[in-house]
Molecule: transfer RNA
Organism: Nitrospinaceae bacterium UBA7883
RNA sequence: GGGCCCAUAGCUCAAUUGGCUAGAGCUUCCGGCUCAUAACCGGAUGGUUCCAGGUUCAAUUCCUGGUGGGCCCA
Numbered sequence: 001g002g003g004c005c006c007a008u009a010g011c012u013c014a015a016u017u018g019g020c021u022a023g024a025g026c027u028u029c030c031g032g033c034u035c036a037u038a039a040c041c042g043g044a045u046g047g048u049u050c051c052a053g054g055u056u057c058a059a060u061u062c063c064u065g066g067u068g069g070g071c072c073c074a
Base pairs, nucleotide, nucleotide: 001073002072003071004070005069006068007067010026011025012024013023019057028044029043030042031041032040050066051065052064053063054062
């Protein structure tokens, strides 16, 4: 330098052919249970969907550019 892949909650990941208010587990917080802690049970909190544009009635999803990371080739 070239090609391919990835980026969504604090962490790990979903989200169907573009279509309901973007969800789950763990974490955290509150409550229950227990002599107490853990485990377990119930509930709550938590999002600039990497950034900037474009297409569309509608974009996490499609297109372009950029940033960061990984793999391969030179």